[in-house]
The RNA shown here (SAM riboswitch aptamer (S box leader)) has 95 nucleotides and comes from a soil metagenome.
């Protein structure tokens, strides 16, 4: 970069550091009652392997505020508002 597939569920009253943090632009929000970030902890979504199997376990990756926090283009109505699609994105698998 591409190509499928998912994205309304789930997971801390622990340590340690100490200002920043939600992808990006707008918003609108989480942070000194400690946020990101690392250890431990802990969900189970894809994959691979065991176990005859459903299910359960190991393992490689995720992932543990808010529907991917909402919004961006387009439609479904003129317009609020609402929804749907689509684009970004972000994970897993494969090229």
């Nucleotide at each position: 970069u591409c190509u499928u597939a998912u994205c309304c569920a789930g997971a801390g009253u622990g340590g340690g550091u100490g200002a920043g943090g939600g992808a990006c632009g707008g918003g609108c929000c989480c942070g000194a009652u400690g946020a990101c970030c690392c250890c431990c902890g802990g969900c189970a979504a894809c994959c691979u392997g065991g176990c005859c199997g459903a299910g359960c376990c190991a393992g490689g990756u995720g992932c543990c505020a808010a529907c991917u926090c909402c919004u961006g283009c387009g439609g479904a109505c003129c317009a609020a508002u609402u929804c749907c699609g689509a684009g970004a994105g972000a994970u897993a698998a494969g090229a």
Rfam family: SAM riboswitch aptamer (S box leader). Rfam links the family to the GO term regulation of gene expression. The sequence is in RNAcentral, with records from MGnify.